The part of an RNA shown here (small-subunit ribosomal RNA, 5' domain) has 522 nucleotides and comes from an uncultured bacterium. The prediction has a mean pLDDT of 84.
[in-house]
Context: one part of a larger RNA
RNA sequence: GGAUGAACUGCUGGCGGCGUGCCUAACACAUGCAAGUCGAACGAAGCGCCUGCGGCGGACCCCUCCGGGGGAAAGCCGCGGGGGACUGAGUGGCGGACGGGUGAGCAACGCGUGGGCAACCUGCCCCGUACCGGGGGACAACAGCCGGAAACGGCUGCUAAUACCGCAUAUUCCCGCGGGGCCGCAUGGCCCUGCGGGGAAAGCUCCGGCAGUACGGGAUGGGCCCGCGUCUGAUUAGCUUGUUGGCGGGGUAACGGCCCACCAAGGCUGCGAUCAGUAGCCGGCCUGAGAGGGCGGCCGGCCACAUUGGGACUGAGACACGGCCCAGACUCCUGCGGGAGGCAGCAGUGGGGGAUAUUGCACAAUGGGGGGAACCCUGAUGCAGCGACGCCGCGUGAACGAAGAAAUAUUUCGGUAUGUAAAGUUCUAUCAGCAGGGAAGAAAAUGACAGUACCUGACCAAGAAGCCCCGGCUAACUACGUGCCAGCAGCCGCGGUAAUACGUAGGGGGCGAGCGUUAUCC
Numbered sequence: 001g002g003a004u005g006a007a008c009u010g011c012u013g014g015c016g017g018c019g020u021g022c023c024u025a026a027c028a029c030a031u032g033c034a035a036g037u038c039g040a041a042c043g044a045a046g047c048g049c050c051u052g053c054g055g056c057g058g059a060c061c062c063c064u065c066c067g068g069g070g071g072a073a074a075g076c077c078g079c080g081g082g083g084g085a086c087u088g089a090g091u092g093g094c095g096g097a098c099g100g101g102u103g104a105g106c107a108a109c110g111c112g113u114g115g116g117c118a119a120c121c122u123g124c125c126c127c128g129u130a131c132c133g134g135g136g137g138a139c140a141a142c143a144g145c146c147g148g149a150a151a152c153g154g155c156u157g158c159u160a161a162u163a164c165c166g167c168a169u170a171u172u173c174c175c176g177c178g179g180g181g182c183c184g185c186a187u188g189g190c191c192c193u194g195c196g197g198g199g200a201a202a203g204c205u206c207c208g209g210c211a212g213u214a215c216g217g218g219a220u221g222g223g224c225c226c227g228c229g230u231c232u233g234a235u236u237a238g239c240u241u242g243u244u245g246g247c248g249g250g251g252u253a254a255c256g257g258c259c260c261a262c263c264a265a266g267g268c269u270g271c272g273a274u275c276a277g278u279a280g281c282c283g284g285c286c287u288g289a290g291a292g293g294g295c296g297g298c299c300g301g302c303c304a305c306a307u308u309g310g311g312a313c314u315g316a317g318a319c320a321c322g323g324c325c326c327a328g329a330c331u332c333c334u335g336c337g338g339g340a341g342g343c344a345g346c347a348g349u350g351g352g353g354g355a356u357a358u359u360g361c362a363c364a365a366u367g368g369g370g371g372g373a374a375c376c377c378u379g380a381u382g383c384a385g386c387g388a389c390g391c392c393g394c395g396u397g398a399a400c401g402a403a404g405a406a407a408u409a410u411u412u413c414g415g416u417a418u419g420u421a422a423a424g425u426u427c428u429a430u431c432a433g434c435a436g437g438g439a440a441g442a443a444a445a446u447g448a449c450a451g452u453a454c455c456u457g458a459c460c461a462a463g464a465a466g467c468c469c470c471g472g473c474u475a476a477c478u479a480c481g482u483g484c485c486a487g488c489a490g491c492c493g494c495g496g497u498a499a500u501a502c503g504u505a506g507g508g509g510g511c512g513a514g515c516g517u518u519a520u521c522c
Stems, first nucleotide, its partner, number of pairs: 001522004006518003010515002014394006020387002022352001027350003031347003036094003041091002045087002047084001049082008060071004101305003110230008120222002125218007133167001135165002142157006173198011203210002231277003238268003243265004248260003280302004284295004307328005330341004358384001360383003366380001367378004397427004407418004431463001434457004441449001466511005471492003477506005487494002
């Protein structure tokens, strides 16, 4: 000098744009919201509408011998039928493995880079081929009874389906036993073919479609393996028994000591094993002429984690942040028997700290989930709010104006400086304020932002300047006060009676809505 996610009993502060904001306690969390959706899979219920029957009802009408008799609308109730852009619970489907957060752990094939899989998987999507025949038994909801303070649960009975289970059919699918051909870097791979065995499906519809099953291919996403690279310490020198390898098996989508039985005794290490410390890695960011050094906040990719530890279930995908089970700590409820919870999601609270924001608006846009769609959900996201935290832009006026006014400081008392500075005259109107108009962002409709940006008009120099420094380094000097005191200080060093170094003032220098200081890196 540059830089920062900065901070400050620091001083000061006009506006806008774009960014950015718990670096500490991966400490604990009140409250609200953050993942739902589909009635075009299904049964039942409710609600409102139409309608049939029955009952009540009785406006009104007819007859009358005036005693009465007959018919009948609205409305209400019950039972049944139909239909619904309706409602929430349940069965079922898809989604909750994405998106969002954090950096604790991890020195590792975790990450980066380059390869490999003849050792693998891939829901939704796209392409192709073929199929979609016929049955069955349940369980929720519901009803009844029972237990419990609650959370929730038990028993009996009924019922639907795109839920569940057989049967049929079926290949290029799977398994076993054969025959033939081609190929490869080993295990081996591919193609043709014979026999035996095994394996599918679901309907809904507004009639347009939307779905379903098998197999092959694609796309996308993932899994595994390998070469190389990846901090410090030897005041850590030896480490290892599933350890190293083999055979056989189990398990997995898949290879593998991943796991198991048996056999062998191996494997790593001074080119640093093991141990200890520290740390998420990268694209990048800062600095530097470069080489290099430092850093990894925002944004993007990967990884890991979700109160601590462990476990599996479901599923195409998880060992699953707002799923389940167990154990621990903690908090809460309780009728003391037992239960409930997990902000490292968005806001917000306490605490810690030098220090870091609103319990905001909207799904209008972009994107995501569900749905045929309408649409619903979305603290992702888009915006707004707060903070000079950063960068950038703008303003606080411009021109003229010497009697060099007053005032202040100084003075050798003549003057000198502040200084064209002010006043004064003329002019302008950025920003802010006032009034009017008023977007793009949306493709037909739909705009949170927002009466915002922007444009126009009127008005008024008005509402808008400070901070640090002035001994040398280093740009900028005098006066007074103080008297090794009070104090200054980055280094050298100033201060003990004329201090350009302390304090104040005048003046000056630098930067400017900032200026200094501190911390850290180059």